Context: one part of a larger RNA
RNA sequence: GGACGAACGCUGGCGGCGUGCCUAACGCAUGCAAGUCGAGCGGGGAUGGUAGCUGAAGGUGAUGAGCUGGAAGCUGCCAUCUUAGCGGCGGACGGGUGAGUAACACGUGAGCAACCUACCCUCAGCACGGGGAUAACAGCUCGAAAGGGCUGCUAAUACCCGAUGGGACCACGUCAUUGCAUGGUGAUGCGGUGAAAGGGUGGACGUAAGGUCCAUGCCGGCUGGGGAUGGGCUCGCGGCCCAUCAGCUAGUUGGUGGGGUAACGGCCUACCAAGGCGACGACGGGUAGCCGGCCUGAGAGGGUGACCGGCCACAGUGGGACUGAGACACGGCCCACACUCCUACGGGAGGCAGCAGCGGGGAAUCUUGCGCAAUGGGCGAAAGCCUGACGCAGCGACGCCGCGUGAGGGAAGGAGCCCUUCGGGGUGUAAACCUCUUUGGACGGGGAGAAGUAGGAGAUAGUACCCGUUUAAAAAGCCACGGCUAACUACGCGCCAGCAGCCGCGGUAAUACGUAGGUGGCGAGCGUUGUCC
Numbered sequence: 001g002g003a004c005g006a007a008c009g010c011u012g013g014c015g016g017c018g019u020g021c022c023u024a025a026c027g028c029a030u031g032c033a034a035g036u037c038g039a040g041c042g043g044g045g046a047u048g049g050u051a052g053c054u055g056a057a058g059g060u061g062a063u064g065a066g067c068u069g070g071a072a073g074c075u076g077c078c079a080u081c082u083u084a085g086c087g088g089c090g091g092a093c094g095g096g097u098g099a100g101u102a103a104c105a106c107g108u109g110a111g112c113a114a115c116c117u118a119c120c121c122u123c124a125g126c127a128c129g130g131g132g133a134u135a136a137c138a139g140c141u142c143g144a145a146a147g148g149g150c151u152g153c154u155a156a157u158a159c160c161c162g163a164u165g166g167g168a169c170c171a172c173g174u175c176a177u178u179g180c181a182u183g184g185u186g187a188u189g190c191g192g193u194g195a196a197a198g199g200g201u202g203g204a205c206g207u208a209a210g211g212u213c214c215a216u217g218c219c220g221g222c223u224g225g226g227g228a229u230g231g232g233c234u235c236g237c238g239g240c241c242c243a244u245c246a247g248c249u250a251g252u253u254g255g256u257g258g259g260g261u262a263a264c265g266g267c268c269u270a271c272c273a274a275g276g277c278g279a280c281g282a283c284g285g286g287u288a289g290c291c292g293g294c295c296u297g298a299g300a301g302g303g304u305g306a307c308c309g310g311c312c313a314c315a316g317u318g319g320g321a322c323u324g325a326g327a328c329a330c331g332g333c334c335c336a337c338a339c340u341c342c343u344a345c346g347g348g349a350g351g352c353a354g355c356a357g358c359g360g361g362g363a364a365u366c367u368u369g370c371g372c373a374a375u376g377g378g379c380g381a382a383a384g385c386c387u388g389a390c391g392c393a394g395c396g397a398c399g400c401c402g403c404g405u406g407a408g409g410g411a412a413g414g415a416g417c418c419c420u421u422c423g424g425g426g427u428g429u430a431a432a433c434c435u436c437u438u439u440g441g442a443c444g445g446g447g448a449g450a451a452g453u454a455g456g457a458g459a460u461a462g463u464a465c466c467c468g469u470u471u472a473a474a475a476a477g478c479c480a481c482g483g484c485u486a487a488c489u490a491c492g493c494g495c496c497a498g499c500a501g502c503c504g505c506g507g508u509a510a511u512a513c514g515u516a517g518g519u520g521g522c523g524a525g526c527g528u529u530g531u532c533c
Base pairs, nucleotide, nucleotide: 001533002532003531004530006529007528008527009526010525013403014402015401016400017399018398019396020395021361026359027358028357030356031355032354035089036088037087040086041085043083044082045081046080047079048078049077050076051075052074053073058068059067060066096314097313098312106238107237108236109235110234111233112232115231116230120227121226122225123224124223125222126221128162129161130160131159137152138151139150140149141148142147168193169192170191172189173188174187175186176185177184178183198219199218200216201215202214203213204212205211240286241285242284247277248276249275252274253273254272255271256270257269258268259267289311290310291309292308293304294303295302296301316337317336318335319334320333339350340349341348342347367393369392370391371390375389376387377386378385379384406436407435408434409433416427417426418425419424441470442469443468444467445466446465477522478521479520480519481518482503483502484501488517489516490515491514492513498505499504
C1' cells in the first nucleotide's frame, strides 16, 4: 500500500447493486416450511334434479267427513361440489449446517469383462380366466389422554391363484466371433422359472336405473432390448503440522468352502497357511470439511475456502433396520441415553444445523413482512392445489458504485475571532448583496417490466420513471500538522497532567501534552483495533 462476512470511537443527506451469528453442532415459546390425485376405489356430507311414500298452511265444504292443495320430511337414483379412509406418485429433490472426517472424503485422470437407475424417450411383444380379504362404515368396549380391542359388512389401478411366453433368467449341449487376464458377444437345441389394471371420452342396447356391448391417434398397466439422466465400486497421481510419536497389526495378510450385495471384495463366517505395513515416515498425537475460486504479489509464491457453484458429511447424542427404483431417511419408524413438556401417576408428547422469531454466549451479525405475478419443483388428463425454494419488500454507511449539501457575479477587503514589531497581517470572494438553477425534498397528475405464437396474470407498486407547481431552501464531518509525512502560531501546564507506530516529547518561552486560530489530508464518511499478503 492492498484486502475484509469485520468490530470500536466520532459523524451521518439520497439512491442502485451486493452483503449480514466468524462465538454456543447452546437451549428453544409461536406461526409457517410437502403435498397432491374423486379421470384408481367404496363410503360420508352439501346443493340441485327426478321417481316413490307421507303430507302442513291455505281453498272449498258446515267449524265435521270428503275433495283440492302442494310446503316440509323420508327413501331410491342421477348430476355438481366436498373429503376422513383404502390406493398411486412425491416426502431420498429443494432448503440448512460444518460437528465429525487426514479418508479414494476431495481434486484430477482412468477402469467396471464386477454393477443399479422410478419418472422420460425409443423399439418389439402382451394385457386371458378366476379368488379371498381389509380399512372406511356400523355395533359393543378399554383409556385422563395419546391411543387401542372385539364383532359384523364392503370396493379397487390394493392383495392372491391359474393361463399364455416373442423376449428375460437358470441348467445342460452345439457353432461362430473376439479380448490384456478372469473371460465377453452373437446364433441355435432341449428342459425349467416367472407378467399384467384399469380409467376417461364417444356411441349402441335397455322401461328410469343398476348394467351389458362396441369404438377410441386420450391417460395408464405388464415383459424384454436400446437410449438419456442420476448413482455405486476400483485404481494412478496431488494437497496440513509434530520423530520431544519408531515400530504397528488378529479379520490382522493370503487361500479354500459357504453366506451376503445391484455389484467386486476379509464385506461376513468356518477351516488352512503365516503373513501384511514401516525413515520414500507405518503407528500415534494435534489441527482441518475438500475444490472451482477469493485476497495479495511483476511473477514465483504466500494466505484463505464467507457469499455463488460442484462434491462430501451431519440432523439432540449413540445404535438399528423397515419401506422403496433410490434412504439406513432433517420436518418417517424402533431402541437406549441426556434434556424439556403433559398426566387422573397407570402412562404419554417433543427435537429450528428449514423461514422468521426468543433466551443465552459474544466486540459483533436483520423482519415473528408481502406474493406464488415470474423462474423452478411435487402431484394432476386438465382446471388447479402445495411450495419461508424463489421473486420482492423491511432493517444495518457492513461493502462497492453513483449523486447531493448549490452555480455565476461580488471589496485592496464589513463585523467577529486569531496573530502582531501596534504600522499591520490572517480567516477571505469567504459572508452580506445581485442574478440563476432545482439533483434531492414537498404537493398534484400519469404510470411500467425486452422481443417472440394464442389467451391470461403482476407480489414488487401507485414504486421506478415521465409531466407540472414550489422554495437556496432541510443536508459535513473526521483525522492530522517534531522527523519518517502534506500541514504553525498563540496561550495554558511545568518530567505534572499527558502523548507515542518507531525515533522519542514534557523538569518555565513545548511547532511533539491541553485549548484556540490557522493549515494539510480524506470526505458521507474519517480514524482506531484485529487478521492476511
The part of an RNA shown here (small-subunit ribosomal RNA, 5' domain) has 533 nucleotides and comes from an uncultured bacterium.
Rfam family: Bacterial small subunit ribosomal RNA.
The full RNA is in RNAcentral, with records from ENA and SILVA.